[in-house]
């Protein structure tokens, strides 16, 4: 330099154009305990890598940029 895949919460993930973006762990509060852990209950946290386009409607489709990984030279 060329090609391919990929970027979603603190971490790891689901989400084939349409209702409020999913789940687990973590975290916060509460119950339980003399206390801690475990267990149980309830909650918070995302402007979906950035910008633009298509569409009535985009995390999802298209373009550019950018991070990461792999292959080729």
């Nucleotide at each position: 330099g060329g090609c391919u895949a990929u970027g979603u919460a603190g971490u790891g993930u689901a989400g084939c154009g349409g209702u409020u973006a999913u789940c687990a762990c973590a975290u916060u509060u509460c119950u339980c305990u003399c206390g801690u852990a475990a267990a149980g209950a309830a909650g918070g946290g995302g402007u979906c890598g950035a910008g633009g386009g298509u569409u009535c409607a985009a995390a999802u489709c298209c373009c550019u940029c950018u991070g990461u990984a792999g292959c080729c030279a």
The RNA shown here (transfer RNA) has 73 nucleotides and comes from Dictyostelium purpureum. Model confidence (mean pLDDT): 82 of 100. Lineage of the source: Eukaryota > Eumycetozoa > Dictyostelia > Dictyosteliaceae > Dictyostelium. Its Rfam family is "tRNA". About the family: Transfer RNA (tRNA) molecules are approximately 80 nucleotides in length. By type it is a transfer RNA.